[in-house]
Molecule: Fluoride riboswitch aptamer (crcB RNA motif)
Organism: Dyadobacter sp. 50-39
RNA sequence: UACUAAACAGGAAAUGGUGUCUUCCUGACCCAACUGCCCGUAUUGGGAUGAUGGCGCCUAUUAGAAC
Numbered sequence: 001u002a003c004u005a006a007a008c009a010g011g012a013a014a015u016g017g018u019g020u021c022u023u024c025c026u027g028a029c030c031c032a033a034c035u036g037c038c039c040g041u042a043u044u045g046g047g048a049u050g051a052u053g054g055c056g057c058c059u060a061u062u063a064g065a066a067c
Stems, first nucleotide, its partner, number of pairs: 008027006016058006037047003
C1' cells in the first nucleotide's frame, strides 16, 4: 500500500409509522445497495397487485358481519 475477515457506524429492501429478525450495500475521493410489473399512440397516457423483505402492532383506504 492492496485485499480479506471481524467489530463498530450508517444506508437500502415499488405507497405511512414503529418493534424485531433476515438479506444486501457503504465507510479517503470517485463509487453502492434500492427506486418493481404489464400495455401503449412508447415525450405526455392507461392497467393490475401490495401500506411487510418476513412477522407483530398502529394509522389511512376498501369490503363484510355483529352490537